[in-house]
RNA sequence: CAGUUGCAGGGAAGAGACCCAUACCGAAUGGGCGCCGAAGGUGCAAACUCGUACCCAGCCGGGGCGGGUGAAACUCUCAGGCAAAAGGACUCUGCGCUGA
Repeated sequence: CAGUUGCAGGGAAGAGACCCAUACCGAAUGGGCGCCGAAGGUGCAAACUCGUACCCAGCCGGGGCGGGUGAAACUCUCAGGCAAAAGGACUCUGCGCUGA
């Protein structure tokens, strides 16, 4: 200096304190409607590659079709979340480990 699914600390968004019931308020649980995307998870573009009974072609090949690999802060909204708390991708600092 760089990397790291390691540890500690700091910062960290979005969306109903919605309605009903349990049980007086909140939370929680069950049901209902409406939303969010930044735990986790899903999907795929180019590109590369494989096959081919189709088309082009004198050869090498090219095209079409089918398959495989294939990213995200994109996407889906399964999970999770929608006062506070907790969590939280990502990021900063320190330590550990690895490499130069």
Predicted 3D model of a 100-nucleotide RNA (Glycine riboswitch aptamer) from an uncultured Anaerolineae bacterium. It matches the Rfam family "Glycine riboswitch aptamer". Its family is annotated with glycine biosynthetic process in the Gene Ontology. It was read from a public genome assembly, where an Rfam model found it.